Fluoride riboswitch aptamer (crcB RNA motif) from Propionibacterium cyclohexanicum, 71 nucleotides, folded computationally. RNAcentral holds the sequence, with entries from Rfam.
RNA sequence: CUUUGUUGCGGCGAUGGAUUCCGCCAGGGCCCUGCCCGAACCGCCGUCCGGCUGAUGACUCCUGCUCCUGU
Numbered sequence: 001c002u003u004u005g006u007u008g009c010g011g012c013g014a015u016g017g018a019u020u021c022c023g024c025c026a027g028g029g030c031c032c033u034g035c036c037c038g039a040a041c042c043g044c045c046g047u048c049c050g051g052c053u054g055a056u057g058a059c060u061c062c063u064g065c066u067c068c069u070g071u
Stems, first nucleotide, its partner, number of pairs: 010025004016062003020058002027037004043052003
């Protein structure tokens, strides 16, 4: 570096994707190889007409948007 076999990979954290880290939830029932009900989570202000910040929970990178400068 390549090939083969086996086993493991839960969800969520106000706008997309990924690594790492952090935090939260991860329960119950049934007619049970499926189904149903939950949890964590779903920004702020306001005269409730309306207005404001941010692509991160945190770091970094990529993508998208906006502004400025240079080529």